[in-house]
Context: one part of a larger RNA
RNA sequence: CGCACGUAAUUUGAGGGAACCUGUCCUUAGUACGAGAGGACCGGGACGGACGCACCUCUGGUGUACCGGCUGUCACGCCAGUGGCAUUGCCGGGUAGCUAUGUGCGGAUUGGAGAAACGCUGAAAGCAUCUAAGCGUGAAGCCAUUCCCAAGAUUAGAUUUCGCGGGGGCAACCCCCUAAAGGAUUGUUAGAGACCAUAACGUUGAUAGGUCACAGGUGUAAGCAUAGCGAUAUGUUGAGCCGAGUGAUACUAAUAGUCCGUGAGG
Numbered sequence: 001c002g003c004a005c006g007u008a009a010u011u012u013g014a015g016g017g018a019a020c021c022u023g024u025c026c027u028u029a030g031u032a033c034g035a036g037a038g039g040a041c042c043g044g045g046a047c048g049g050a051c052g053c054a055c056c057u058c059u060g061g062u063g064u065a066c067c068g069g070c071u072g073u074c075a076c077g078c079c080a081g082u083g084g085c086a087u088u089g090c091c092g093g094g095u096a097g098c099u100a101u102g103u104g105c106g107g108a109u110u111g112g113a114g115a116a117a118c119g120c121u122g123a124a125a126g127c128a129u130c131u132a133a134g135c136g137u138g139a140a141g142c143c144a145u146u147c148c149c150a151a152g153a154u155u156a157g158a159u160u161u162c163g164c165g166g167g168g169g170c171a172a173c174c175c176c177c178u179a180a181a182g183g184a185u186u187g188u189u190a191g192a193g194a195c196c197a198u199a200a201c202g203u204u205g206a207u208a209g210g211u212c213a214c215a216g217g218u219g220u221a222a223g224c225a226u227a228g229c230g231a232u233a234u235g236u237u238g239a240g241c242c243g244a245g246u247g248a249u250a251c252u253a254a255u256a257g258u259c260c261g262u263g264a265g266g
Base pairs, nucleotide, nucleotide: 001152005163006162008160009159010158011157015149016148017147018146021049022048023047024046025045026044027043033038051106052105053104054103055102059100060099061098062097066093067092068091069090070089071086072085073084074083075082076081110144111143112142117137118136119135120134164265165176166175167174168173177263182260183259184258185257186202187201188200189199190198207253208252209251210249211248212247213246214245216242217241218240223236224235225234226233227232
């Protein structure tokens, strides 16, 4: 821009894409078959491999914005306690998120047409013949069945919601009034994200931050007291600190506003 009024939602599915894998064991059954050796079809069940999709409860990884330990040096006047730098200085752990080696799930089933093949009926050709007419069975394959996208499918589909004035003129259009539904801008953002877009919210408010509580992490802070000559230990104390998690709470910021879109539809 189109889809012949605008608007917001829910959809149909032309068409396109993805997937389609396979093993071992048990049973049927040491049965059928076979002199024996050996050893099934059909059917039922269990457990796997590779591949794919999703997820983070568990097991782990990462986690340079969390906690702790350790070394050197500089600084905060000194002690103590801290901070800077040294690859995040090094090391031990680790929330959210993201992840696989972790977890869950998937390939099913059924129908149709039919390959090779196997048949029925059956002439040409009094017989025979699956084929010439006609009719069956038949493959991991084909078309559907499963999952995803999908009306720019210009053949532009369907259903539903909501919205919109007077006068003049044959009409195009003009004058006055008006600016709907809805959308955008803008702000706070994240289940979204390169940007855009998408999604949530904007005081009739929990959208983010802060605060409080909890979860979770680290692992018993500082100070003081006590014991010891002291290093240190014990008590206060599962303390102190704590990023992304969960909930609550308007304390802070989402204020106020501006623009587009018209007036019943060739």